[in-house]
RNA sequence: AAAUGAUAAAGGCAAAGCCGUCGAAAGAUGGUGACGCAAAACUACAGGGGCUAACGCGAAAAUUCGCCAUGCCAGCCAGUUACCGAC
Numbered sequence: 001a002a003a004u005g006a007u008a009a010a011g012g013c014a015a016a017g018c019c020g021u022c023g024a025a026a027g028a029u030g031g032u033g034a035c036g037c038a039a040a041a042c043u044a045c046a047g048g049g050g051c052u053a054a055c056g057c058g059a060a061a062a063u064u065c066g067c068c069a070u071g072c073c074a075g076c077c078a079g080u081u082a083c084c085g086a087c
Stems, first nucleotide, its partner, number of pairs: 005084001012037002017032006035075001041080003047077002049073003056067004
């Protein structure tokens, strides 16, 4: 230096659920709480994938249904950057 990922050390993150707030929803956020994570850090028009469907459009007798992202998800893959250092 590279590869690799240890029942190591230091330092981290925080699923579900519950409570508050925001939102049409998906979801976000604060608290609580740990299922897990070696990138569970960052990137969401300018890779793939997924969720929602307000507005709009269409159907219908309709309170219903279908389509639609301009709304989201990085803890789905991917891309970018990075701590530690056993054999």